[in-house]
Model confidence (mean pLDDT): 82 of 100. Predicted 3D model of an 80-nucleotide RNA (c-di-GMP-I riboswitch aptamer) from a bacterium. Of the family's consensus pairs, 95% are formed in the model. Rfam family: c-di-GMP-I riboswitch aptamer. Gene Ontology term of the family: cyclic-di-GMP binding.

RNA sequence: UGCCGGAAAGGCCAAACCCUCCGCGAGGGGGGGACGGAAAGCGGCGGAUCUUCGACGGGGAAGAUGGCCGAGCUGCCGAG
Numbered sequence: 001u002g003c004c005g006g007a008a009a010g011g012c013c014a015a016a017c018c019c020u021c022c023g024c025g026a027g028g029g030g031g032g033g034a035c036g037g038a039a040a041g042c043g044g045c046g047g048a049u050c051u052u053c054g055a056c057g058g059g060g061a062a063g064a065u066g067g068c069c070g071a072g073c074u075g076c077c078g079a080g
Stems, first nucleotide, its partner, number of pairs: 004078003012037002017032006035067001041073002045070003048065006
């Protein structure tokens, strides 16, 4: 340095649910809370799913999810 792993150590994030605010909605921000996570860090690039509008038999427009998968960039530790 790469692969691989998450054993140890020190940290990090935070699902469901509850409160509150924003949004027509999918959903998002903040607070509480932990199911989990070695990229559950970053960006919607490809796929997938979902929402609204449109269309009415064709797959259009605008969005949402990075904690669905793939690819990209970056990154902690080292028992093996």